Molecule: transfer RNA
Organism: Chloroflexota bacterium
RNA sequence: GCCCUUGUAGCUCAGUUGGUAGAGCAGCCGCCUUGUAAGCGGCAGGUCGUCAGUUCGAGUCUGACCAGGGGCU
Numbered sequence: 001g002c003c004c005u006u007g008u009a010g011c012u013c014a015g016u017u018g019g020u021a022g023a024g025c026a027g028c029c030g031c032c033u034u035g036u037a038a039g040c041g042g043c044a045g046g047u048c049g050u051c052a053g054u055u056c057g058a059g060u061c062u063g064a065c066c067a068g069g070g071g072c073u
Stems, first nucleotide, its partner, number of pairs: 001072007010025004019056001027043005049065005
């Protein structure tokens, strides 16, 4: 230098035809308990790596960058 792959909540990851973004754990509140843990219920938490483009509409499609991983020379 070139190619492939990954980037979504604090963490681990879903999101399969483009149609208002989800789960588990962690956090907070409540119930239960003499109390703690466990269990049960609820709440909060995201400009989907960045910037553009296509589209009525983009996490999803296109391009260029940035970062991690792998390969070739």